[in-house]
Molecule: transfer RNA
Organism: Candidatus Zixiibacteriota bacterium
RNA sequence: GCUGGGGUAGCUCAGUUGGUUAGAGCGCUGGUCUGUGGAUCCGGAGGUCGACGGUUCAAAUCCGUCCCCCAGUACCA
Repeated sequence: GCUGGGGUAGCUCAGUUGGUUAGAGCGCUGGUCUGUGGAUCCGGAGGUCGACGGUUCAAAUCCGUCCCCCAGUACCA
């Protein structure tokens, strides 16, 4: 360089045929409970869906360019 896969909450990851409100577990946090803490149970906060542009009534989802990560492969030394 080329090919393929991936980038979504602090972490690990879902997300259907593009559809109106973007989710789970863990973590964090308030309460419950307890002698205290943990566990349990109830609630809450937390998002530029990698960036920009395009298509569309509507984009995490489709298209283009770029950036980053992983795997494979080619060439030069």